This is a predicted structure of a 389-nucleotide RNA (Bacterial RNase P class A) from a Pseudomonadota bacterium. It is recorded under the gene name rnpB. Lineage of the source: Bacteria > Pseudomonadati > Pseudomonadota. The coordinates come from a structure-prediction model, not an experiment, and the mean pLDDT is 77.

RNA sequence: GGAGUGGUCCGGGUGACCGCCUGUCAUUGCUUUUGCGAGGGCGGGAGGAAAGUCCGAGCACCGCAGGGUUGGAUGGUUCGUAACGCGAACCGGGGGUGACCCCAGGGCGAGUGCCGCAGAGAGAAGACCGCCCGCCCUCGCUCCGGCGAUGGCGGGUAAGGGUGAAAGGGUGAGGUAAGAGCUCACCAGUGUCGUCGGUGACGGCGGCAGCUAGGUAAACCCCAUCCGGUGCAAGGCCAAAUAGGGGAACGUUUGAGGGCGACCCGUCCGAAGUUUCCGGGUAGGCCGCUUGAGGCCGUCGGCGACGGCGGUCCCAGAUGAAUGGUCACCUUCCUCCGACGCUCCGGCGGAAGAGGAAACAGAACUCGGCUUACAGGGCCACUCCGCCU
Numbered sequence: 001g002g003a004g005u006g007g008u009c010c011g012g013g014u015g016a017c018c019g020c021c022u023g024u025c026a027u028u029g030c031u032u033u034u035g036c037g038a039g040g041g042c043g044g045g046a047g048g049a050a051a052g053u054c055c056g057a058g059c060a061c062c063g064c065a066g067g068g069u070u071g072g073a074u075g076g077u078u079c080g081u082a083a084c085g086c087g088a089a090c091c092g093g094g095g096g097u098g099a100c101c102c103c104a105g106g107g108c109g110a111g112u113g114c115c116g117c118a119g120a121g122a123g124a125a126g127a128c129c130g131c132c133c134g135c136c137c138u139c140g141c142u143c144c145g146g147c148g149a150u151g152g153c154g155g156g157u158a159a160g161g162g163u164g165a166a167a168g169g170g171u172g173a174g175g176u177a178a179g180a181g182c183u184c185a186c187c188a189g190u191g192u193c194g195u196c197g198g199u200g201a202c203g204g205c206g207g208c209a210g211c212u213a214g215g216u217a218a219a220c221c222c223c224a225u226c227c228g229g230u231g232c233a234a235g236g237c238c239a240a241a242u243a244g245g246g247g248a249a250c251g252u253u254u255g256a257g258g259g260c261g262a263c264c265c266g267u268c269c270g271a272a273g274u275u276u277c278c279g280g281g282u283a284g285g286c287c288g289c290u291u292g293a294g295g296c297c298g299u300c301g302g303c304g305a306c307g308g309c310g311g312u313c314c315c316a317g318a319u320g321a322a323u324g325g326u327c328a329c330c331u332u333c334c335u336c337c338g339a340c341g342c343u344c345c346g347g348c349g350g351a352a353g354a355g356g357a358a359a360c361a362g363a364a365c366u367c368g369g370c371u372u373a374c375a376g377g378g379c380c381a382c383u384c385c386g387c388c389u
Stems, first nucleotide, its partner, number of pairs: 001385010012330007020045006027038004047360001051371002054369005059231004071227005076090005091105001092103004106222002111220002113216003128161002130157007138149004169187006188212002190209008235287004245278006257269004294313008331358006340349003
């Protein structure tokens, strides 16, 4: 200098003006209080994913003796955690020269199913070619004993060829009519026994067994473990108007009640209800609601996920739903134009200037994760290659 790997952080900044939601403190208007407003001071006001709503919890209500069936989820080990299907470290397998990355990673040595095309055969399989044996026909040779060849039929054979992603240990020797773990030696694998290391998954070494019976379980299935339902529109409290429900009082011609401006008289209307209380519930309002498995800093323990201790901070709570708008300057990127510089004369870099763009996305009860989206940029550690010293 080039090419890469892993992690982490930011994700526009400053100022002016105009607004929005919310907490609190004075003031002030109305109000008996509660409360409802007005203007003001001070403070707070989206994210790394607030998203998808996929897992796990808190919280709330409902359900629940215990067991089973059905259904769903998970699947190496040990840790971490409130918990998890999440994370860390490790083990095993695979990929990469390497940093490092990927794995739904129990069981197909229980059962069943499936394995396109090709191929004879896709399973404790398979005889197409080849190889070998026997019989028959024909032909040739003959020393007359047989031998050889073409063809047919029957059989043996998984060594060789061919098909295929895959035909099921490998190499060599023995063996055989030809062959074959059929037998043997060595190597590879599997199982098992022992021993050593490790908490463990597992690994090393040694012995034994010809054990080498294909793949596929995000195929049915088997095994082990776990799982009650619904979600803050949960749930609780206060509570109009109207219409139902219940009680009490008064009244039904001896007239309740209403109008005639307040009261009395009077007069008119009036025919069965009227007044009042209680309870449920609706509109509406309040609580739940944001102090929490909390953030930041330091220190200690741990390889790490994480945990202990100390200090410090309070950091959105809206409900048609606030968190914004305009202007100026700056920052980053792109395009145009290009002073100028380098040049192997092909090009390359690029100041000033002009124009444009600035992602994904918006809390709604709260946490822990996962997944997905994302313009652009910063930092740290590491790997490989080339060159120079």